[in-house]
RNA sequence: CAAUACAGUCUCUAGGGUUCCGGUUUUGGCGCAGGCUGAAAUGACUGGUCCAAGAGAGACAGGCUAUCUGUGCAAUGGAUAGCUCCACGGCGGGAUAAAAGCCCGGGAGAU
Repeated sequence: CAAUACAGUCUCUAGGGUUCCGGUUUUGGCGCAGGCUGAAAUGACUGGUCCAAGAGAGACAGGCUAUCUGUGCAAUGGAUAGCUCCACGGCGGGAUAAAAGCCCGGGAGAU
């Protein structure tokens, strides 16, 4: 200096906006009334659905090492134990209804 691997899946959280639900405001129609039923706006509306972390959590899987088991119907076989580290990070762009710690991106850059 370069390459490869470490960096998988699921569930959730920080967080995120506004398709849908709900809330709030305005308004149309029906009704004696209580109410019923549409439309529009609103996410500096707590929420439900939804999206969601490489550097957040948990579980599973995978990998490596060691020991044991096994030649059978099955071998890239099974069981047990241990290990599975570290991680400062823009601007800008992209998707979705829209946005984000999502994706570009363990990027550019920094040490």
Guanidine-I riboswitch aptamer from Spirulina sp., 111 nucleotides, folded computationally.
The model forms 100% of the base pairs in the Rfam consensus.